[in-house]
């Protein structure tokens, strides 16, 4: 780095350095930040997989991953509906995120 498979409308921050951006994937929007942005650092914290307790609903938070602003922030690409001036709304995709697993 591929593949395949599931799942993406829940959830869950403080303090310290630090000193302008922001690895909010990218583009365009949007929006976040000097009431402190990245990043590091230190404690907490959450519970998606897996792993663990349970027949099961479901629980837990020791371990392995992951996460802790806005639906995966919105959008784009097809189809359908309603509008035709901009454009809404539905359903699928594509992309991307985690995981699980395989060579």
């Nucleotide at each position: 780095a591929u593949a395949u498979u599931a799942u993406c409308a829940a959830g869950a921050a403080a303090g310290g350095u630090g000193g302008a951006g922001g690895u909010g994937a990218a583009a365009g929007g949007c929006c976040c930040a000097u009431u402190g942005a990245a990043a590091c650092c230190u404690u907490g914290g959450c519970a998606a997989c897996c792993c663990c307790u349970g027949u099961a609903a479901a629980g837990a938070a020791a371990g392995g991953u992951g996460c802790c602003a806005a639906c995966u922030c919105c959008u784009g690409c097809u189809u359908c509906a309603g509008a035709u001036a901009g454009u809404u709304g539905a359903a699928g995709g594509a992309a991307g995120a985690u995981a699980a697993c395989a060579a």
A computed fold for a 103-nucleotide RNA from an uncultured Cyclobacteriaceae bacterium, annotated as SAM riboswitch aptamer (S box leader).
Its mean pLDDT, the model's own confidence on a scale to 100, is 84.
The model forms 97% of the base pairs in the Rfam consensus.
It matches the Rfam family "SAM riboswitch aptamer (S box leader)". Rfam's curators write: The SAM riboswitch is found upstream of a number of genes which code for proteins involved in methionine or cysteine biosynthesis in Gram-positive bacteria. The SAM riboswitch acts at the level of transcription termination control. The predicted structure consists of a complex stem-loop region followed by a single stem loop terminator region. An alternative and mutually exclusive form involves bases in the 3' segment of helix 1 with those in the 5' region of helix 5 to form a structure termed the anti-terminator form. Its family is annotated with regulation of gene expression in the Gene Ontology.